[in-house]
RNA sequence: UCCGGCGUAGCUCAGUGGUAGAGCAUCGGACUGUUAAUCCGCUGGUCGUAGGUUCGAAUCCUACCGCCGGAG
Numbered sequence: 001u002c003c004g005g006c007g008u009a010g011c012u013c014a015g016u017g018g019u020a021g022a023g024c025a026u027c028g029g030a031c032u033g034u035u036a037a038u039c040c041g042c043u044g045g046u047c048g049u050a051g052g053u054u055c056g057a058a059u060c061c062u063a064c065c066g067c068c069g070g071a072g
Base pairs, nucleotide, nucleotide: 001071002070003069004068005067006066007065010024011023012022013021018055027041028040029039030038048064049063050062051061052060
């Protein structure tokens, strides 16, 4: 320098054009001699950044940034 993959909640990840979700964690509650375990509930998001396409974009297109891999 070129090619490919990935970037979504604190963490691990789903969601491939029509309301952004799950598990774990945090917090509150139930349970009890106390803790742990278990059960119930809540909170938490600039979907890496900036543009474009579209009635509508996490999703499609372009550039850039970061990480990983490959070619030279």

About this RNA
This is a predicted structure of a 72-nucleotide RNA (transfer RNA) from Neomegalonema sp. The sequence was found in a public genome assembly. Its Rfam family is "tRNA". From the family's description: Transfer RNA (tRNA) molecules are approximately 80 nucleotides in length. NCBI's taxonomy places the organism under Bacteria, Pseudomonadota, Alphaproteobacteria, Rhodobacterales, Neomegalonema.